Model confidence (mean pLDDT): 77 of 100. Predicted 3D model of a 374-nucleotide RNA (Bacterial RNase P class A) from a Desulfobacterales bacterium. Its Rfam family is "Bacterial RNase P class A". About the family: Ribonuclease P (RNase P) is a ubiquitous endoribonuclease, found in archaea, bacteria and eukarya as well as chloroplasts and mitochondria. The family's RNA type in Rfam is ribozyme. Taxonomically the source falls in Desulfobacterales (Bacteria, Pseudomonadati, Thermodesulfobacteriota, Desulfobacteria). It is recorded under the gene name rnpB.
RNA sequence: GAAGUAGUUCAAACGACCGCCGGUUCAUCGAAAUAUGACCCGGAGGAAAGUCCGAACACCAUAGGGCAGGGUGCUCCAUAACGUGGAGUCGUGGUAACGCGAAGGAAAGUGCAACAGAAAGUAUACCGCCUCCUGCUGGAGGUAAGGGUGAAACGGUGCGGUAAGAGCGCACCAGUUCCCCGGGUGACCGGGGAAGCUCUGUAAACCCCACCCGGUGCAAGACCAAAUAGGGGAAUGCCUGAGGAUGGUCCGUCCGAGUUCCCGGGUAGGUCGCAAGAGGUGUCGGACAACCGGCACCCAGAGAUGAAUGGUCGUUACCCGUUCUGGAGAAAUCCGGUUCGGGGACAGAAUUCGGCUUAUGGACUGCUUUGGCC
Repeated sequence: GAAGUAGUUCAAACGACCGCCGGUUCAUCGAAAUAUGACCCGGAGGAAAGUCCGAACACCAUAGGGCAGGGUGCUCCAUAACGUGGAGUCGUGGUAACGCGAAGGAAAGUGCAACAGAAAGUAUACCGCCUCCUGCUGGAGGUAAGGGUGAAACGGUGCGGUAAGAGCGCACCAGUUCCCCGGGUGACCGGGGAAGCUCUGUAAACCCCACCCGGUGCAAGACCAAAUAGGGGAAUGCCUGAGGAUGGUCCGUCCGAGUUCCCGGGUAGGUCGCAAGAGGUGUCGGACAACCGGCACCCAGAGAUGAAUGGUCGUUACCCGUUCUGGAGAAAUCCGGUUCGGGGACAGAAUUCGGCUUAUGGACUGCUUUGGCC
C1' cells in the first nucleotide's frame, strides 16, 4: 500500500431576526374557569421507524387441576422478563482475523421419498458370477464381491473362507451402544475396555419428550360534567284556573294544561393517567463478559392531540469540483496556502421501558492475510 474482519463514536457549530408548543412569575379583563400580553426557561432520534418479541401499568376473566391450542428447544450464566444478551460446547464456512447454525428425539408409532432403477427399507436379482438341468435356446436355484440407476443402495481395506459369495470368520480403521478412569458447574473433552451391534433419509411432515403461555390494550382506565331528549321523585295546578302573551305597573283583554324544583344514568367537553424512571453522569469495587453492588452529583426544563419542535440571513468548520501558487520527488504522486461555485444522508416523539430487525452520511480504532521498500 491492497484486500478483509470486528468494533467504537458523531449526527456540524455559533450569532441575529421572524414564528409554533409547553412551563414559572407578573400585568390586564373577569365572580370564577379562562383569555390576552410581557420577561425568562425548556422543546425529537440513533434509529423517534417496522410494531417483530419481552415487560411495567390498567381493566376484564380467574378455586385447583387436566384437555385442546400456541410458543421455545446444546450448556452455564445475566435479567423484571424475553424468542434478547454474555461466556462456552459441538457442527460447519474461511489460509486467517472471524462468521453462521429451527443444534432435543428417526432404536415409540404413522406418513412421504419425484425421475431413474431389479430394489427406496427387513423387501429386492437388470447385467454379471457360481451350481444344476436342458431340446443349446433358455430354465431353476444360490449370490450383494463387480457393473449399471439415483440426491440417497444396507460400513471401509485386506486376509481367510466358499461352487461363487457374504461380518460368514479374523486383523486394522470408522461409527453406534454400554462400562471404567481422569478433567469440566455443565454442554462436552481426553484415555482405556467390551459387544459384529452397522439399525437409509425426512420431525421449517404428523408425532413424542421437556419447559413456558388467560384476554384486551393508554382509543387501557379513573374523575369532573353542560345543552337537548328520555327515566325516577316531590310540590303545585287543571275552568273555584298554575302559568304565559300584551304592558313601565295595576285593572282589563287574549291564550291556557301543565309548571317549578330535586335525584340518577349518560353524551359533548374538560382534568388526570403523562414524564423521578427496572433514570442519568462520574468514580470505586466484584465478574473473562453480559451484568451486579457501594458512594457522590444531576433531573420544572418534549408532552402535542385537525397533533408544536420551524424558517430566513450571516460567519466558521467539513466534503466535492475549480483558479492561482509554495515545497518534496526522476516520475506517478503527496503535503500546504488561495479564488469561485456547489453539497450535507436516513428520518419526525404520541403511556413508558428492555431487546431485535430494517433505513442511512461521515470519522476513528483493534485484528487478520498479503505485496513493496529499509
RNAcentral holds the sequence, with entries from ENA.